Transfer RNA from an uncultured Candidatus Micrarchaeota archaeon, 72 nucleotides, folded computationally. Its Rfam family is "tRNA". It is annotated as a transfer RNA.
This record gives sequence, C1' cells and structure tokens, in this order.
RNA sequence: GGGCCCGUAGUCGAAUGGUAAGACGUCACCCUGACACGGUGAAAACUCCCGGUUCGAUCCCGGGCGGGCCCA
Repeated sequence: GGGCCCGUAGUCGAAUGGUAAGACGUCACCCUGACACGGUGAAAACUCCCGGUUCGAUCCCGGGCGGGCCCA
C1' cells in the first nucleotide's frame, strides 16, 4: 500500500428498516445466626464520529477514526 471482517450498558453479546434482547457484574429487598447459593425487583448503551437515503437508520450508502485477519 491492497482486500475482507468488526465497533451496541462496566464486560460479553443479540437485534439486518418500525423506536434497543439476554447473560455476567452492580444496587435494593427476601432468604440465612452470618456468608455463599438461591428468589424478586431496579439502575445502566440516544448503538465509535460526521454526512447522505428514508415517514422512520443499530441496520442501507459515502467519508473518517479505532481494532482484527490475509496479501504485498
């Protein structure tokens, strides 16, 4: 330098046009003599950034930024 893939809560990770699942973790309560386990509930991501398309974008398009793999 070229090609391909990826970027979404603290972490992992779904949603592939219709208004953001789930798990772990965190917090509160219950349970226990207490801790752990377990149960119930809650908070937490305007989806890497800037534009475009669309009634509507995590999703489609363009350009950046970052990461991974392959080729040179």